[in-house]
RNA sequence: GCAGAGGACUCAUAGCGUAAGUUGUGCCUUGCACGUGGAAACUGUGUAAGGGAUGGUGUCAAAUUCGGAGAAACCUAAAGACGUUUAAACGAAUUGUUGUAUUUGCAGUCGAAUACACAAAUCGUUUUAAACGAAUAUGGCAACGCCGAGCGAAGCUUCAAUGCGAAAGUAUUGUUGAACGUGUAGAGACUAGACGGCACCCAUCUAAGUUCAGAUGUUAAGUUUGAAUAUGAUGAAGGCAUAGUCCAGGGAGUAGUGAAAGCUACAC
Numbered sequence: 001g002c003a004g005a006g007g008a009c010u011c012a013u014a015g016c017g018u019a020a021g022u023u024g025u026g027c028c029u030u031g032c033a034c035g036u037g038g039a040a041a042c043u044g045u046g047u048a049a050g051g052g053a054u055g056g057u058g059u060c061a062a063a064u065u066c067g068g069a070g071a072a073a074c075c076u077a078a079a080g081a082c083g084u085u086u087a088a089a090c091g092a093a094u095u096g097u098u099g100u101a102u103u104u105g106c107a108g109u110c111g112a113a114u115a116c117a118c119a120a121a122u123c124g125u126u127u128u129a130a131a132c133g134a135a136u137a138u139g140g141c142a143a144c145g146c147c148g149a150g151c152g153a154a155g156c157u158u159c160a161a162u163g164c165g166a167a168a169g170u171a172u173u174g175u176u177g178a179a180c181g182u183g184u185a186g187a188g189a190c191u192a193g194a195c196g197g198c199a200c201c202c203a204u205c206u207a208a209g210u211u212c213a214g215a216u217g218u219u220a221a222g223u224u225u226g227a228a229u230a231u232g233a234u235g236a237a238g239g240c241a242u243a244g245u246c247c248a249g250g251g252a253g254u255a256g257u258g259a260a261a262g263c264u265a266c267a268c
Base pairs, nucleotide, nucleotide: 011026012025013024014023015022016021027051028050029049030048031047032046033045034044037042055201056200057199058198059197060196065149066148067147068146070144074140075139082133083132084131085130086129087128088127089126090124091123092122094120095119096118098117099116100115101114102113103112104111105110150182151181152180156177159174160173161172162171163170164169186247188246189245190244191243192242202235203234204233205232209229210228211227212226213225214224215223216222253266254265255264256263257262
């Protein structure tokens, strides 16, 4: 010097930026609208404005594979179209103490008209070329949302075998299924536990069913009012790698590919 890491910012995550900030996406709260499931609480969909809030203890750490399509912001802009400028060609009309030819006036290289050539500059819904400009992605990169098959720890569940038991059951092994995970980091390796799975607890909400009490009633069925109660619901998302350690990448170089952005490979 160049870059990178870390940090800051944010409810969270990634991109752009020196920074201040800003763009996309995700989450929840509130308002409005819809109405998938539900008795209800609530769940689900869309939209606008916000970011104050999101409980605890234990337990599990396995699978981590083969395929498939999708994606915002952001980066680049070759070709094509658009605009501006310049140059040339073409067309139009114009100018000239210019040249040539014809006609004519006049009476000589004098004047006028026409045609052609040359020079100059002007115009143009025209053509060609170049330069510049702005926009544009079926080109890139990628936060991420997924599909098919297979596989998976603990727990739950189906069935079976074996052991214990009078039975209800219970333990182990295998097996069925659902949820969830893996696939899905920066190519990836390993350790841990959480923002994950599971068990229980706590807080709050609801009360179908059940129980109790009252009213009505033929003191029957039923109807109705109140109270209690969860096997119901809520307690966000970030793990397309979270905390870490590695490795990769990154810096500089070479080569290929491409218009570029980028991608791939190599060695240091």